[in-house]
RNA sequence: CGAGCCGGCCGGACAGUCGCUGUGCGUUUUGCGCAUGGAGGAAAGUCCGGGCUCCGCAGGGCAGGGUGCCAGGUAACGCCUGGGCGGCGUGAGCCGACGGAAAGUGCCACAGAAAACAUACCGCCGAUGGCCUUCGGGCACAGGUAAGGUUGAAAAGGUGCGGUAAGAGCGCACCGCGCGGGUGGCAACACACCGCGGCACGGCAAACCCCACCCGGAGCAAGACCGAAUAGGGGGACGAUGGCGUGGCCCGCGCUGUCCCCGGGUAGGUCGCUUGAGGUGCGCGGUGACGCGUAUCCCAGAUGAAUGACUGUCCACGACAGAACCCGGCUUACAGGCCGGCUCAUUUU
Numbered sequence: 001c002g003a004g005c006c007g008g009c010c011g012g013a014c015a016g017u018c019g020c021u022g023u024g025c026g027u028u029u030u031g032c033g034c035a036u037g038g039a040g041g042a043a044a045g046u047c048c049g050g051g052c053u054c055c056g057c058a059g060g061g062c063a064g065g066g067u068g069c070c071a072g073g074u075a076a077c078g079c080c081u082g083g084g085c086g087g088c089g090u091g092a093g094c095c096g097a098c099g100g101a102a103a104g105u106g107c108c109a110c111a112g113a114a115a116a117c118a119u120a121c122c123g124c125c126g127a128u129g130g131c132c133u134u135c136g137g138g139c140a141c142a143g144g145u146a147a148g149g150u151u152g153a154a155a156a157g158g159u160g161c162g163g164u165a166a167g168a169g170c171g172c173a174c175c176g177c178g179c180g181g182g183u184g185g186c187a188a189c190a191c192a193c194c195g196c197g198g199c200a201c202g203g204c205a206a207a208c209c210c211c212a213c214c215c216g217g218a219g220c221a222a223g224a225c226c227g228a229a230u231a232g233g234g235g236g237a238c239g240a241u242g243g244c245g246u247g248g249c250c251c252g253c254g255c256u257g258u259c260c261c262c263g264g265g266u267a268g269g270u271c272g273c274u275u276g277a278g279g280u281g282c283g284c285g286g287u288g289a290c291g292c293g294u295a296u297c298c299c300a301g302a303u304g305a306a307u308g309a310c311u312g313u314c315c316a317c318g319a320c321a322g323a324a325c326c327c328g329g330c331u332u333a334c335a336g337g338c339c340g341g342c343u344c345a346u347u348u349u
Base pairs, nucleotide, nucleotide: 002344003343004342005341006340007339008338009337010336012314013313014312015311016310017309018308020038021037022036023035024034025033026032027031040320044331045330047329048328049327050326051325052219053218054217055216064215065214066213067212068211069083070082071081072080073079084098085096086095087094088093099210100209104208105207106204107203108202121149122148123145124144125143128142129141130139131138132137157175158174159173160172161171162170176199177197178196179195180194181193182191183190184189223271224270225269226268233262234261235260236259237258238257242256243255244254245253246252278297279296280295281294282293283292284291285290315318
């Protein structure tokens, strides 16, 4: 200098004017005045986890759903950290639904001989048995074989040597695989450590399924309190022993006056509501996620729902986007810029 990888951060700045809104104080008549606070890294998607609230619940099981290498972190998680294994990259690094296919069932299109109790299209051989022979061998069949070819996403261990008629784990060596042990590691797992086995075990569980662990439901329009007007419900007293309806009439049944008391709900209001698994600095423990201690700070809380508009100066001319009970994550969107660590290549020293 070029090309990259990882982590962190910022997201126009300053001043003035006019608005909106929370809180405090002062005024006073429900408006003003003063002071002070007022969106984000994702406030988003609402996909996970938790707090909080109400309902349900003795305990256990079934069903259903979720998670799925190991260890740790955490209030918890499908998150994070560290590690293992596999894949990609020259590398820094990145990606992975990564338990079980010798518990069972099922599936593997097309092609192909064969898709899983292996099989035989082209091949190879035809030693043995039969026939012929010039004794070199030749011919046909029975049969043997799976080395080579062919198909496929995937083909029944690989390479070499021996062996054979041709072949074949048929035998051997190495590699691979399986089982048992040993060593290291908390573990996943690893080992060019030992022994045994010629090999028995193709793939798919994001097919059913099996195994282990986790999960009650609904959500701030949760829920709690205050509570009219009007209508209606229950009870009592007074008054009349009435009136109206039903019916031919009596009984009966229903409705009906005034006052007082009771409780439920609606409109509306208040709380829930923002001090919290909180932020920042320092110290300590830990590889790290994170934890502990200490000091310090208070940082939106609306309910038709505020956070805006204008002007001036400047620059690199400003992206995605707007809280609604609160936190922890994940995912998605994002103009431009800053900082730190690292890798590769080239050149120079």